[in-house]
The RNA shown here (transfer RNA) has 73 nucleotides and comes from an Elusimicrobiota bacterium. The organism belongs to Elusimicrobiota, within Bacteria. Its Rfam family is "tRNA".

RNA sequence: GCCCACGUAGCUCAGUCGGCAGAGCAUCUCCAUGGUAAGGAGAAGGUCGGCGGUUCGAUUCCGCCCGUGGGCU
Numbered sequence: 001g002c003c004c005a006c007g008u009a010g011c012u013c014a015g016u017c018g019g020c021a022g023a024g025c026a027u028c029u030c031c032a033u034g035g036u037a038a039g040g041a042g043a044a045g046g047u048c049g050g051c052g053g054u055u056c057g058a059u060u061c062c063g064c065c066c067g068u069g070g071g072c073u
Stems, first nucleotide, its partner, number of pairs: 001072007010025004019056001027043005049065005
C1' cells in the first nucleotide's frame, strides 16, 4: 500500500431486506431478612465511531475518514 470483518448503554452483545433502539451483567430505588448474600419488583443510563450523500424518513443503503482485529504484498 491492497483486501476482509467489526465499531450500538459502564461491560458482553442482539437488532431491523429503511418507519418508536433492545437483552444479559453492572448501577440506583423498593420488597424481603435479625443482618448479609442469593431472590423478587421497578427505575435510570444511547449524538447506534465521525462527516457527507440518497430518501418523506437512515443505527440500517452509498462515499470518504477514524479506530480495532485479521489476511496479502